[in-house]
Context: one part of a larger RNA
RNA sequence: GCCGACGAGUCAACCGGGGCGGCGCAGGCUAAGCCAGGGACAGGCGGAGCCGCAGCGACAGCGAGUCCGAAAGGGCGAUUCGAGUCGUUCCGGAUGGACCCGAAACCGGGUGAUCUCACCGUGGCCAGGCUGAAGCGGGCGGAACACGCCCGUGGAGGGCCGCACCGACGUCUGUUGCAAAAGGCGCGGAUGAGCUGCGGUGAGCGGUGAAAUGCCAAGCGAACCCGGAGAUAGCUGGUUCUCCCCGAAAUGCAUUUGGGUGCAGCCUCCGGCUGGGGCUGCGCGGAGGUAGCGCGCUGGAUCGGCGAGGGGGCUUGCCGCUUACCGACCCGAACCAAACGCCGAAUGCCGCGCAGCGGGGCCGGAGCGUGAGACGGCGGGUGCGAAGAUUCGUCGUCGAGAGGGGAACAGCCCAGACCGCCGGCUAAGGUCCCCAACUGCGGGCUAAGUGGGCAAGGUGGUCGCGGCGCGCAGACAACCAGGAGGUUGGCUUAGAAGCAGCCAUCCUUGAAAGAGUGCGUAAUAGCUCACUGGUCGAACGUUCCGGAGCGAUCCGGGCCGAUGUGCCGCGGCGCCGACAAUCCACCGGGGCUCAAGCCCGCGACCGAAGCCGCGGAUUGCCAGACACGUUCUGGCGAUGGUAGGGGAGCGUCCCCGUCAGCCGAGAAGCCGAGGCGGGAGCCGAGGUGGAGCGGCGGGGAGUGCGAAUGUCGGC
Numbered sequence: 001g002c003c004g005a006c007g008a009g010u011c012a013a014c015c016g017g018g019g020c021g022g023c024g025c026a027g028g029c030u031a032a033g034c035c036a037g038g039g040a041c042a043g044g045c046g047g048a049g050c051c052g053c054a055g056c057g058a059c060a061g062c063g064a065g066u067c068c069g070a071a072a073g074g075g076c077g078a079u080u081c082g083a084g085u086c087g088u089u090c091c092g093g094a095u096g097g098a099c100c101c102g103a104a105a106c107c108g109g110g111u112g113a114u115c116u117c118a119c120c121g122u123g124g125c126c127a128g129g130c131u132g133a134a135g136c137g138g139g140c141g142g143a144a145c146a147c148g149c150c151c152g153u154g155g156a157g158g159g160c161c162g163c164a165c166c167g168a169c170g171u172c173u174g175u176u177g178c179a180a181a182a183g184g185c186g187c188g189g190a191u192g193a194g195c196u197g198c199g200g201u202g203a204g205c206g207g208u209g210a211a212a213u214g215c216c217a218a219g220c221g222a223a224c225c226c227g228g229a230g231a232u233a234g235c236u237g238g239u240u241c242u243c244c245c246c247g248a249a250a251u252g253c254a255u256u257u258g259g260g261u262g263c264a265g266c267c268u269c270c271g272g273c274u275g276g277g278g279c280u281g282c283g284c285g286g287a288g289g290u291a292g293c294g295c296g297c298u299g300g301a302u303c304g305g306c307g308a309g310g311g312g313g314c315u316u317g318c319c320g321c322u323u324a325c326c327g328a329c330c331c332g333a334a335c336c337a338a339a340c341g342c343c344g345a346a347u348g349c350c351g352c353g354c355a356g357c358g359g360g361g362c363c364g365g366a367g368c369g370u371g372a373g374a375c376g377g378c379g380g381g382u383g384c385g386a387a388g389a390u391u392c393g394u395c396g397u398c399g400a401g402a403g404g405g406g407a408a409c410a411g412c413c414c415a416g417a418c419c420g421c422c423g424g425c426u427a428a429g430g431u432c433c434c435c436a437a438c439u440g441c442g443g444g445c446u447a448a449g450u451g452g453g454c455a456a457g458g459u460g461g462u463c464g465c466g467g468c469g470c471g472c473a474g475a476c477a478a479c480c481a482g483g484a485g486g487u488u489g490g491c492u493u494a495g496a497a498g499c500a501g502c503c504a505u506c507c508u509u510g511a512a513a514g515a516g517u518g519c520g521u522a523a524u525a526g527c528u529c530a531c532u533g534g535u536c537g538a539a540c541g542u543u544c545c546g547g548a549g550c551g552a553u554c555c556g557g558g559c560c561g562a563u564g565u566g567c568c569g570c571g572g573c574g575c576c577g578a579c580a581a582u583c584c585a586c587c588g589g590g591g592c593u594c595a596a597g598c599c600c601g602c603g604a605c606c607g608a609a610g611c612c613g614c615g616g617a618u619u620g621c622c623a624g625a626c627a628c629g630u631u632c633u634g635g636c637g638a639u640g641g642u643a644g645g646g647g648a649g650c651g652u653c654c655c656c657g658u659c660a661g662c663c664g665a666g667a668a669g670c671c672g673a674g675g676c677g678g679g680a681g682c683c684g685a686g687g688u689g690g691a692g693c694g695g696c697g698g699g700g701a702g703u704g705c706g707a708a709u710g711u712c713g714g715c
Base pairs, nucleotide, nucleotide: 001715002714003713004712005711006710011096012095014093015092016091017090018089019088020087021086022085023084027051028050029049033045034044035043055062056061065076066075067074068073099238100237102235106228107227108226109225110224111223117202118201119200120199121198122197123196124195125194126192128161129160130159131157135153136152137151138150139149140148141147165189166188167187169186170185171184172183173182204220206216207215208214213222241649242648243647244646245645246644251264252263253262254261255260265370266369267367268366269365270364271363272362273361274360278357279356280355281354282353283352284351285350286349292343293341294340298337299336300335302333303332304331305330309326310325311323312322313321314320373398374397375396376395377394378393379392380391381390382389403414404413405412418616419615420614421613423612424611425610429606430605431604432590433589434588438603440602441601442600443599444598445597451592457576458575459574461573462572463571464570465569466568467567468566469565470564478535479534480533481532482531484508485507486506489503490502491501514529518527519526541559542558544557545556546555547554548553617639618638619637620636621635622634623633624632625631626629650704652701653700654699655698656697657696658695659694661693662692669688670687671686674683675682676681
C1' cells in the first nucleotide's frame, strides 16, 4: 500500500410536541404490594397517589371571582362555555460517558537505587622513569650553639613524563551502524577530591546532586504500574443502503465574547387563516434634502476698486501735512465645503388603481442548520482615489450551479442540467488551419506584426476636416546678384565700429537693405540673415499635334484647369518613450498585411444540458370517469442543489403467526447464461456444495463502511 473482518446518535426513567389507539356528553390511570397458579408471563385485586375539572393572592385566605386600593379605578380570571387522561410510536429537550476515537494533565494505592547520584561497611588496584621539600650528618665562612653557602643523607608532593586503569578535548568514519552513542588517529588524569569488586542505606507533594534542572532502569520541570476512568477536550478527524419534495446562512443584539453560545433573521414540516396579502410592470398621489448646482447663511479662499483705521516720514502746544507700507467694512469678478444651503433631481420608499405572475403572505406549533464568506458592478469611509487591502450600503454570481464562451481559470459574459433521441432553432462567442461555421459583401484606416502589455511626455509617420495667408501681375523651395549712405547713432568703456551692456531706434539713396538674425574680432575686418531683383514655372487628364521605341510606354507642344505653397487648430490610426535573469515565451499555436488587424454598414452560417420537436418518469393544480380508491384518463405547470427539514422504500440478523410452504429426487453458501425494477435490490436454467431454508403478516435490533496518521489479520 492493497484485500478481508470489525468499526460511530444507543439505553433508562422524566419533560415538551406530532401520529395512532383505549376510555371519556368530566373524567382518565393505577404505584408498591397482594391473590391464585409450577411460574418472573398472562389474569384478578390494590384509587395510596398523579393529571384534568377554578381562579386570584407573597400569605392567612376568599372563591366565579380574587388581588391592590380609603375610594374611584385597575390587574389576572369566569361568562354564550369548556377535554382530558392512559398506552404506544416518532421528533426534540434535560440527567446520565450519551454519536465514535483522541490528549497535555490531576488524584489514590503500589513497584523501583541490579542503570545512575550520594553516603556507610569491607576488600582490591596504580609497569617504569624523572624531580629531590623538610629533617639529619659533614665541610667552609663566621665571635657564635645564630645564620648563610656547598656536599652527602633523606624521600616530601591533590609534583613531572608515561602503561594498566579512569576519562572524553579535536577530527575522520559510522548515521536501515559493529553499536538505540561505537570504531580509527591524536588527546586529559594516572599517590589522588584517584579508580574499582562485593554487601548495604536514601523513593516521587520524594530522594540524590563539587548545581546541569543533572540523575533516580535506553524519554524525568516531577519515575513507573494499576486504579478514579468511558477524566475533560467551546478543538481536529471520522460517522456505513436507495429514491422523491423543499431548501438556507456566513447578518443584528448580547456574551471573560470574537473559529463558542443565547435570542432574532433566513430554511423545512404540521395545523389554521388570508385574496384586502406577496412579487413584477404601468398609471396617479405623497413625504424627503442625496447627486447636481449655488454662495443669500455658516466657514474657507483669490484678484481688483474704494478706503475707515493702523504703521512710517515731516511738523508739533493743539491742530495738521504726507506716504509706491499694512488694511476692516462695502462694491466688482471668479472659487471651495461630509458635519454650509436661497435651490434641487433620477432612483428608491409609502399609499391608491389596473394588469400579469407566484412552493405567495400572516398566525400558532414542531425540527434544524447558519452566525469565518468570496469576487464583480455601482455609492461611500479608511489607505497612497495603493493592494487578490480593509470596512459599510445596494445588486449579481460563486458559495450550494453543471452546460457554452473567456487558450487554461469558484466569483466575468451567455445560460439555470427530471430521463432518453445519430432531429431542429438560437445566446454569449465565433466562421484561414489546428477547430464546428462565409479566405462573405460594400466603404475606409493601419505598415507598426501596430494588432498581440504600459504612463507622463514627445512625433515634417500617415489619413480626414476646418481656419488664415501668398500664388502665372510667377508664389513656396533652390540657385545667381544686391544687402548701401549719414554712421564708428548717443552713452558707457582701455576699446564698444549692427552684434558686452544702457538709451534711442531717425533720416537718405533706392528694386531692396534692421541704427541690425546668427557666427566671428582685442576692437576693426570677414561670413550670414531679414529685405529686394533675377533664374525656374506648379498635379492629373486628354478622342489633339510631333518625336523615340517591336511593344508596354516615354519625351516635347497644345487644350482643360489653379490643381501650387506656408502657417494654425481639431480628429482617426500609427511611431518613440519600452531594461532581467534556462532557446523562441506579452496573439492559445500555426500563421495573417486592399488582412485572418482596426472602424462603419449589410447578409449568411456555426454555436449550450437555453428554446422547439418526439417518447418516457415523478409531482402540484384543474376537469372528467367509475369497480369512490394511496384508482384511472386528459390538460396545464413544476422537477440544479451543500448545511438542513420532510416523504416513500430496499436489504441484514433474531422472534411470533401463517403457507398441513421448500428440501438427500439435494437446503444454506459459492459461480452464474439470462430476466425484472426508477433505485437500494430481486428472480434465475445449470454447476458446485452436502443439511438446512424461504414467501406473506407482524414484532425486536449489536442492522448496511471507503476514508477516522481507524483496529486486528493476510499478502